[in-house]
């Protein structure tokens, strides 16, 4: 560099619960741990999903990054 151990030492938190924003997707705290070697950051592009008074589609405007893909930057060290 590559890789990722039935390794250590830290992180980080998926359902679900309560609290609070929002019309909603879903945000934020807290419990809470299914998992995660980039599950850190960004958020291009794709996909999924939401919009208040019927419903259906387009347009617009949002939501997720723990779908995938794209930049960036990073701990630890067995074998190969």
């Nucleotide at each position: 560099c590559u890789c990722g151990a039935c390794a250590a030492a830290g992180g980080c938190a998926a359902a679900c619960c309560g609290a609070u924003c929002g019309u909603g997707a879903g945000g934020u705290c807290g419990g809470g741990g299914c998992g995660c070697a980039a599950a850190g950051c960004c958020g291009u592009g794709a996909a999924u999903c939401u919009c208040u008074a019927u419903c259906c589609a387009a347009c617009g405007a949002g939501a997720u990054u723990g779908u995938c893909u794209g930049g960036c930057u990073a701990c630890c060290g067995a074998a190969g």